[in-house]
Context: one part of a larger RNA
Parts: sequence; structure tokens; C1' cells
RNA sequence: GCCAACGAGUUUCCCGCACCCUUUUGUCUAAUCCCGUUUCGGGAGGAGGCAUAGGGAAACCAAGUGUUAAUAGCGCGUUUCUAAAUUUUAUUUAGAAAGAAAGGUGCGGGAAGACCCGAAGCCAAGCGAGCUUACCAUGGCCAGGGUGAACUCCCGAGAAAUCGGGGGGGAGGCCCGAACCCGUGAGUCGUGCAAUGCUCUGGGAUGAGCUGUGGUAAGAAGUGAAAAGCUAAUCGAGCUUGGUAAUAGCUGGUUCUCUCCGAAAUAGCUUUAGGGCUAGCGUUCUGGAUGCCUCCGGGGGUAGAGCACUAGAUGGAAUAUCGUGGGCUUUGCCUAGAUAUUUCAACUAAACUCCGAAUACCGGCAGGAUUAACCAGAGCAGUUAGAAUGUGGGGGCUAAGCUCCAUAUUCAAAAGGGAAACAGCCCAGAUCAUCAUUUAAGGUCCCUAAAUUUGAGUUAAGUGGGAAAGGAGGUAGAAUUCCUUUGACAGUUAGGAGGUUAGCUUAGAAGCAGCGAACCUUUAAAAAGUGCGUAACAGCUUACUAACUAAGGGAUUUUGCAUCGAAGAUUUAACGGGGCUAAACUCAAUACCGAAGAUAUGACCCGCCUACAUCUGCGAAGUUGUGGCGGGGGUAGGAGAGCGCCGAGCACUCAGCGAAGGUGAACCGUGAGGUUUACUGGAGAGUGCCCGGGUGAGAAUGUUGGC
Repeated sequence: GCCAACGAGUUUCCCGCACCCUUUUGUCUAAUCCCGUUUCGGGAGGAGGCAUAGGGAAACCAAGUGUUAAUAGCGCGUUUCUAAAUUUUAUUUAGAAAGAAAGGUGCGGGAAGACCCGAAGCCAAGCGAGCUUACCAUGGCCAGGGUGAACUCCCGAGAAAUCGGGGGGGAGGCCCGAACCCGUGAGUCGUGCAAUGCUCUGGGAUGAGCUGUGGUAAGAAGUGAAAAGCUAAUCGAGCUUGGUAAUAGCUGGUUCUCUCCGAAAUAGCUUUAGGGCUAGCGUUCUGGAUGCCUCCGGGGGUAGAGCACUAGAUGGAAUAUCGUGGGCUUUGCCUAGAUAUUUCAACUAAACUCCGAAUACCGGCAGGAUUAACCAGAGCAGUUAGAAUGUGGGGGCUAAGCUCCAUAUUCAAAAGGGAAACAGCCCAGAUCAUCAUUUAAGGUCCCUAAAUUUGAGUUAAGUGGGAAAGGAGGUAGAAUUCCUUUGACAGUUAGGAGGUUAGCUUAGAAGCAGCGAACCUUUAAAAAGUGCGUAACAGCUUACUAACUAAGGGAUUUUGCAUCGAAGAUUUAACGGGGCUAAACUCAAUACCGAAGAUAUGACCCGCCUACAUCUGCGAAGUUGUGGCGGGGGUAGGAGAGCGCCGAGCACUCAGCGAAGGUGAACCGUGAGGUUUACUGGAGAGUGCCCGGGUGAGAAUGUUGGC
């Protein structure tokens, strides 16, 4: 890992609700007594409690009563219907609904282990010091070598104390180093030789040494040269058993089928935030009569807009005050400027408003559509982590697949078609069948179903098929304006002069460093000079003019498409690909393709309706069939109907002429499943009704076995 078997909402009591069934019409007993199988069970016991009438604080009144001045109103109360009879108009009887009680089934809640498995832990009682720690008692062990303390003897010195030298001596938690004890560094091993080893290296090695045997001390306790170390491979509280099925707002798992409906990820509160309670939203039942749209009537202060208030902010003008600075004609005057007010013009605002929508919201007569979408009550839930997209906003950087609200949709819980692929985008909501029709979004050259369709334009960039500010005689349009056969624009030929090198400045300044000024003359025209150039001149050129030529030329604004801006990390990789000059873009048109949509035909299921038929029934009502209309995506979840397994009861069957079980096949049922049959097997099994459950396996790092 696979296979098989086992494996999870159970049981008791109490409470609530729904349904069923039968009976009854008050119910429960307490003390005590009696009997027995004696912490208890059974029987008697109705004293008493509750109920049978309520209202009021009460007096009190009573199907009414309290409040009140009230007979009004209001509060809290007061069951209804049918039939028959007669004490004939309100009594009785009967029945039904309804109520209550007992019983049953189902669902839910509470107390219990309470759907199953799962802690780390807490407490108690015991067992442990054959491991290890410390201690006690009694034994044992430490090759060899080195150093050479005290003390002492001899010699020498000294008055002596004492000192020097030599000999003896043999101290030491002394030195080197085996046994022994330890475990420093590295390697190795790391499903090992080994749940700590092996190799090399290393520390101690007469001591606080090592060690044998026996003993003492233990679980909030011991022991500890202290590391929270050690206390039997276990220690920040040992192990075993018990309390015990501890608790787990947490994780995982939770077993057959079909049918109908179908959520939530929000609010408030919460030692609350990944949990709850209530509400919201779902479902089922009951009762009611709304809900939606049109129309009508409302209030508003949002979007927008505006500046009338509040606040901000720009420019101008006037007036007043100041005026350190500047100027002047200086006890002062004028002025740059500053402040304030007024005024003009153009503005800004979530916490401004003289104004002011669309929507939304509230109310309503009537009408319309509608299988009902609305309201209330009751039973049962689940949900309280949401996500993206569009729109209106707050936060952030008008960042985020960001975050927080509002609103709508989709996903969640939705398959199908499109977007190459792609929960949340676009189209569209899958009961089933069909080799039928028709459309949506999106498409129609090939991959690839359908136009190489039609008409008019644009683009030349593979733009299309990624990007801004900004740049630009790209190109196609539009508008305005100027010049132009009295010859424009471009080109060619020629001129472009004189006063004058103007004045100032300057070493120089001659059109052309700079400053200020910009005249006159000759002219067809020619600047006190447009740009190069020179040290300064010179030289070239322009404006300007004439001639030649001959038909459009210039400027500004604006629109469409294109262009540059444009460097990256997988392999071309920014059309899905091929490829395309349309098979790109714009406008218009006609066909076609295209989905589980719609339509058509048939089938199944569910609901409603009325009619007919049918069956049951006194009736009410219900069953079945035909017909009509509508519906059938679905997670959590609600509701309904069923299949299968085991066992009991009653009835009935089958079986050695072959039961159950096993293997295969055919058939039936929407399905869980069922029936038949062949072979196998060799002794029990089944059907109908009803009752009861240790009743359905793929998942739980599930348990056991097998491979």
C1' cells in the first nucleotide's frame, strides 16, 4: 500500500411539539395501617392540595368585574355547533369539534460518558536505591621512574642565635607514566557491533582515589562538590493500578436509495472575537389575506450646481490708519509697502447652502399580472472565517489578487457555450431520450462549426497583436485667413549703394563684443544691418528689388488612423498557432455557425385545478384513472416516501426429486434492490402482516488478520 472482517446519535427518566390509537370525564395521595422476598416492594388510606369562575389592593360583586362622575372607553375574564325530546323557549339527552388524562411512534431539549476516537494533566493507594546519588559497616587494589620538605649526622664559619657545604632521611590532594577510573578533540558509526559503540588523541593515576559485598534514605519526597543532575534505557516531580469512558469552545471520522424545498458567512450582547445566545435568512405544519407592478399623494437636502451664510483662496480699484525704507521744497510732504473695510471680476468646500434632481423610501383608491412571491403562530434547523466583478465612498500612494462600509450580480451551493487555458467576467440556469428545428454571448482563411460576403472609407506601422508625459513637413479629412495671369511660392540671372569706419565705448569696435539711437541721400531696391567670418578690416550671405519662368502657394486651428518615445531575465513567449495588407480598423447591410437556452416529439416524477368516470362512506370527505395548467441545478439544512440486514410473534409455503451460501448469465424496478436460471454446494430456508434492533462502510496517521 491493497484485500477481508470489525468500527460512530444509543439507553433510562423528565419536558415541549406533531401524528396515531383507545378509553375516561376531575386528578394526586400524605401521615398512618396491613401484607411481603424488608436501606425496599405491594395494598388500604381522598385528610389535604391542585382543578371545577372570574375580577379587584381590599371590602365586595359575580359571567362578569376593576378603573371612573359615567351606563362611555379600556384592562383582565366569560367555549362553540348540530340533532332529538319536552318540565315549551330553556332545560335534559345524544353526537361532533375542542379540552384534559393515560398509552404508542417520531422530532427536539435537559440530566446522565450521551455520536465515536484523541491529550498534556490532577488526585489517591501501592511498587521501586540489583541503574544511579549520598552516607554507614566490612574487605580489596594502585607496574616502574623522577623530584627530594621536615628532621638529623659530619665538616666549615660565628661569642651566640644561626648560616654555608656534604651525607643520611623520605614528605607531598608533588612530577612522568601502565593497571584502574574518566571521557578532551577529531574521525568512524548513524535501519549501528552498540537505544551512546569503535579508532586515534587526551585527563587523573597515594587520593576530596578506585572498587567488591552487605545496609540506610523515595515521589512534593529522597539524594545532589548544584547540571533542576540522579532516583531501573523514564524526571521542572518516578512507575503501576484506581478515580476514569477526567475534560477537550480543538482536529479527524460518522456507513442504503429516491422525491420536494433550500440557506448563511449579517446585527446586538458576550474575559467575546476560529465559541455561544437572541434576531435575520431556510424548511414543515396551522391560521390569515396580504405581497409585486402601473397610477396617485408625500417628506427629504444626496448627485449636480451656486457663493445668499460660514470658511478658504487669486487679481484689480477706492477709502482709512501706519509708513522704520526711498525721494524732496525736511516742525513736514509725496511714495514703495503693511493692515483693515468697502467694491469689481474669476474661484474652492465631507463637517458651506440662495437652490436642487434621478433613484430609493413611506402611504393609498382602482386596475393588471401571478402555483403565493405576503403576515402571524408552532416544530426543526444550519449559518455568525466569505470571495471576485461593476457602481457610490472612507483608509492607503485616486498602490495592492490591499483594507473597511453601501449597493447590484455571480461564485460559494451552478453544470453547459464564450473569454486559447482561466471559482467570482459575458451568455445561459442541466428530470430523461432524439443522427429534429432555432437562437444568445461569441464568431464565420486553415487548425475549427459557419462569409476568402456586399457597399463606403482609414491604416503601411505586422499598427492590428501591451504603455505615458513629450517629440515630429507620416498620412487622410474639416475650418479660418493671406498672396496670386496687374504673374504668387520655389528656382535661375543680376543688383543689394552713398553720407559712414554713424555716435559712445574700446588697444581696436569699420552692419555683425557691448551701450543708447535708428536719420538723410541716390534709387527698381538695398537694414546705421539676418547669419557665417576677421585681431580689426576684408570676404560669403540674408532682408529688399528687377528680369526669366508659369499656376497655384503660404500661415493658423482642428479630427481620424499611424510614428518615435519602447532595454530582461523559460525557448519565439505582448494574435491560442499557422498565417494575414486584410483574414486589421471605422460606418452600414445581408446570410450562416453557435449552448445541457428556446422549440418539436415521447417518457418519468411533483403540485394545483375543475370536469367526467371509478371505489370506500349515511354524510362530510377521501382513493384511482383520464384531461388542463405549472414545476423538477443544488452545499449546510428541513420535509416526505422507500430498499436491504438480524431476531421475535401469527399465518402460509419451499427443501436430499437438493435449503442457505458461492460463481456466471438473462430479465424486472427511477433507485436502494429484486426475480429466474445453469453450475457448485450438501441442510436448512423463505413469503405476507406486525413488533424489536449491537441494521447498511471508502476514508477516522482507525482496530485485527492476510498478502
Molecule: large-subunit ribosomal RNA, domain II
Organism: Parcubacteria bacterium DG_74_2